[in-house]
Context: one part of a larger RNA
RNA sequence: UGACGGGGGCCCGCACAAGCGGCGGAGCAUGCGGAUUAAUUCGAGGCAACGCGAAGAUCCUUACCAAGGCUAGACAUGAACAGGAAAGACCCGGUAACAGGUCCCCCACUUGUGGCCGGUUUACAGGUGGUGCAUGGUUGUAGUCAGCUCGUGUCGUGAGACGUUGGGUUUAGUCCCGCAAUGAGAGCAACCAUGGUUCUAUUUAUCCUGUGGGUUAUGCCGGGGAUUCUUACGAGACUGCCGGGGUCCAUUCGGAGGAAGGUGGUGAGGAGGUCAAAUCUUCAUGCCCAAUAUAUCUUGGGUUUCCCGCAGAUUCCAACGACCGGCACAAAGGGUUGUGAUCAGUUGAGGUGGAGCUAAUUCCAACAAGCCGGUGUCAGUUUGUAUUGAGGUAUUCAACUCGUCCUCAUGAAGUUGGAGUGGGUAGUAAUCGCAGAUCAGCAACGAGGCGGUGAAUAAGUUCCCGGCCCUAGCACA
Repeated sequence: UGACGGGGGCCCGCACAAGCGGCGGAGCAUGCGGAUUAAUUCGAGGCAACGCGAAGAUCCUUACCAAGGCUAGACAUGAACAGGAAAGACCCGGUAACAGGUCCCCCACUUGUGGCCGGUUUACAGGUGGUGCAUGGUUGUAGUCAGCUCGUGUCGUGAGACGUUGGGUUUAGUCCCGCAAUGAGAGCAACCAUGGUUCUAUUUAUCCUGUGGGUUAUGCCGGGGAUUCUUACGAGACUGCCGGGGUCCAUUCGGAGGAAGGUGGUGAGGAGGUCAAAUCUUCAUGCCCAAUAUAUCUUGGGUUUCCCGCAGAUUCCAACGACCGGCACAAAGGGUUGUGAUCAGUUGAGGUGGAGCUAAUUCCAACAAGCCGGUGUCAGUUUGUAUUGAGGUAUUCAACUCGUCCUCAUGAAGUUGGAGUGGGUAGUAAUCGCAGAUCAGCAACGAGGCGGUGAAUAAGUUCCCGGCCCUAGCACA
């Protein structure tokens, strides 16, 4: 000087307290461990691994295993030599890769050369092989915590100190005052995006008070001032105003006006250093390793196994509910190898068919909780849906290992969960559905978005946990 303490002081945070609904019990899906296996590819391991890499494992993916091929190679550039169009089609062996045969017989300049192709030889190519403790880049973490430093100067023999401490204040090393300090930097804040109010302009959207036309009916049509919306440019919030506290400074409490009030909400943005943290399997890369194999191709299998343990989800145990019928209100997205309307048939998944749409025009599209009416009446039930049997459907070359969905039958466990434990302070929790990415299809109950309905509690800091600053201690560095 740091780090540390079951030392002290000050302060903060869904840290506790208060309140709400969960997890831990049951079923199922997913990930992990363990066991198994020819293989169950690899990585991630307290917080900060475990619905994580993986925004899609039937083949492919795929890195693993078995079997079968190939060896200048699946992919690239150059050189040397001798050749030929290449591609394509057909026959045949084979699960396929691959092997054999037949047909076909190029262009430009022009003796030859060049383009293109295979053969032999050689520099090589290729490696998801090892090392993240050789590295770059990227990322997590404490933490959006308020800290980390420098120039000059002063003090100290020096390591270093002061500045950065103190009194107030703030989300903030934020600002004010004081002071051997005086200034400065990257962090904080602001600048950026988004939704909230409004002026002006704009739009293929929307609307229809007037006015004219038309329909069985509908802004359907002419036309049009306003509205809603779209897209832009502006305005607006600054403790600006008033009162109380305060060194009458910084600022804080209350109020007015206002769509919004004290960083207005949310996002993006993460200082220096820490954990030899993670990643050589995104990519790049040093060294090492293999080289007829640890390269590469193909078929099939595996990553989907299953006595068991764990993690985070989901659906439940019901009456604030279940089922049936009718009626209503969103936002944000996506669509041409696509989206797929109307009408008609199917119990249904879906099929037939192909209008419109390269989209504010058309389609996906039905929102669901909700409201109104009905059924059953406290039961393992008209609860709950797992499991199993039978039959189908679309996708795919192909659903056996191993997928989704539909119909009929079947109808396990489960009656609110021990010790313990996680979440969030407002349009939040809780609850309800919707769309897209990946994607032929789908394991999505996931992750990241969108809107609908919409609470309770706290305004405190004694305690638990974590953190900032100051301080006396220190057998640690």